The RNA shown here (Bacterial RNase P class A) has 357 nucleotides and comes from an Acidiferrobacterales bacterium. The coordinates come from a structure-prediction model, not an experiment, and the mean pLDDT is 77. Its Rfam family is "Bacterial RNase P class A". The family's RNA type in Rfam is ribozyme.

C1' cells in the first nucleotide's frame, strides 16, 4: 500500500414560506360552566430493521381456577435476564494460514425401523478373481504346467459412502490378533477442573459400522385467547320464531380426555337492530451520563432527561444553497430477542500478504 476479521455511530445537511398532528398555556366565541370550535405563544412528533408474526413477556379477560394424562418445545457445562429456543464465557467438534465463523451438541450395551445399485457378501454374515497344501488325471528331460474333487483361508485384487479394528514386526502350508509394539475400543483408577472435559497410568485381544433433523428413551419447561384482549356511555330494534334433548339426572363452564370446583336448562337455524362517541393510549423490567464490582453478558449507586400516540389513517409542498448524491424502507398495546432486506461515510482494535528502513 493492499486484503480481510470483529465491534460502535449516522441515516442527506442548511435557510426561507406555506401546511398537518398531539401536548401545555393565554385570549374569544356560546346564558354559565364541560365539551366544541377559532387566534397567540411555547414542546415534541417514524426506525435500524418500524418487516417477518418466528420466540419470550407485561397486561386483560374466561375465572373463584387446582391437579393429572396426551400433546407441544428445548437439548454440552457454567453464568446473565422478567422470561425464552436470546445473550456471555468455557468445553468438544467441523471450516479456514489467520484475525474469526458454525454446530439440530442428551442416548446406538432398552427396543424397532432404514443402510437403494454395485458388489460374493451390508448381520443368523460371508468366498466373485485369488493363496496354500492333500488325492486323481493328462502332457513333460530335470520338474513344473493344467483340470477335477474334497478341505484350509480372508493377508492381496475388485465392488461400494461404508466390507468386520488401523500401521508395522514376527510366525504360518497359506494367512489370520495368532504373537507383540504403538494406535483405536471396553472396564478401572489417580491428577487438574465448579462442571462439561483434558491428562498421565493400570488391565483385557477386544461385544462389526452408521443413522435419533427415523420411531423411541432420559433430562428439563408448558393453561386458553388476544387490544378487532378489555371496560363505560348513547341510541335503535322484534324481551322475535321455529326444531331437538333433558327436569333429580343431565347439561354448560377458552384447544383435546380424566379428576376435582361452580352454575343449573342445553344446542341448532331462521329473521331484525347496532356497528357512533370515550377509555384502554403512552413513565415505562425506559433512555443517557459518572462510578464501584465482574473476563464478559450485566448488576448497584448516584445525577439527568420526558422522547409519537394516529384512527380512511397525522410529519407535506415550492424554493435557494451545499455534499459524502442518499438504499432498504412507514409506529397503530408495550417491551426482550432472532431471522431477512439494505446505498454511502465515518472511528477503533485485530489478522495476513508485498516493499522500504
Nucleotide at each position: 500500500a493492499g486484503a480481510g476479521u470483529c465491534a460502535g455511530c449516522c441515516a442527506g445537511a442548511c435557510a426561507g414560506u406555506u401546511g398537518c398532528g398531539c401536548c401545555g398555556u393565554u385570549u374569544c366565541g356560546c346564558a354559565u360552566a364541560u365539551a366544541c370550535g377559532a387566534a397567540g405563544c411555547g414542546g415534541g412528533g417514524a426506525g435500524g430493521a418500524a418487516a417477518g408474526u418466528c420466540c419470550g413477556g407485561g397486561c386483560u379477560c374466561c375465572a373463584c381456577a387446582g391437579g393429572g394424562c396426551a400433546g407441544g418445545g428445548u437439548g454440552c457445562c457454567a453464568g446473565g435476564u422478567a422470561a425464552c429456543g436470546c445473550c456471555u464465557g468455557g468445553g468438544c467438534g467441523g471450516c479456514g494460514u489467520g484475525a474469526g465463523c458454525c454446530g439440530a451438541c442428551g442416548g446406538a450395551a432398552a427396543g424397532u425401523g432404514c443402510c437403494g445399485c454395485a458388489g460374493a457378501a451390508a448381520a443368523u454374515a460371508u468366498a466373485c478373481c485369488g493363496c496354500c497344501a492333500g488325492c486323481g488325471a493328462u502332457c513333460u528331460u530335470c520338474u513344473g504346467a493344467u483340470c477335477g474333487c474334497g478341505g484350509g483361508u480372508a493377508a492381496g485384487g475388485g465392488u461400494g459412502a461404508a466390507a468386520u479394528g488401523g500401521u508395522g514386526c514376527g510366525g504360518u502350508a497359506a494367512g489370520a490378533g495368532c504373537g507383540c509394539a504403538c494406535c483405536g475400543c471396553g472396564c478401572g483408577a489417580c491428577u487438574g477442573g465448579u462442571a462439561a472435559c483434558a491428562g498421565u497410568g493400570g488391565u483385557g485381544g477386544c461385544a462389526g459400522g452408521g443413522u435419533a433433523a427415523a420411531c423411541c428413551c432420559c433430562a428439563c419447561c408448558u393453561g386458553g385467547a388476544g387490544c378487532a384482549a378489555g371496560a363505560c356511555c348513547a341510541a335503535a330494534u322484534a324481551g322475535g320464531g321455529a326444531u331437538c334433548c333433558a327436569u333429580c339426572a343431565g347439561g354448560c363452564g377458552u384447544g383435546g380426555c380424566c379428576c376435582g370446583c361452580g352454575c343449573u336448562g342445553g344446542a341448532u337455524c331462521c329473521g331484525g337492530g347496532u356497528a357512533g362517541g370515550u377509555u384502554g393510549c403512552u413513565u415505562g423490567a425506559g433512555g443517557c451520563g459518572u462510578u464501584u464490582g465482574g473476563c464478559g453478558a450485566c448488576a448497584a449507586a448516584c445525577g439527568u432527561c420526558c422522547c409519537a400516540g394516529a384512527u380512511g389513517a397525522a410529519u407535506a409542498a415550492c424554493u435557494g444553497u451545499u455534499c459524502u448524491c442518499g438504499a432498504c424502507a412507514g409506529a397503530a398495546c408495550c417491551c426482550g430477542g432472532c431471522u431477512u432486506a439494505u446505498c454511502g461515510g465515518c472511528u477503533g482494535a485485530c489478522u495476513c500478504u508485498c516493499a522500504c528502513u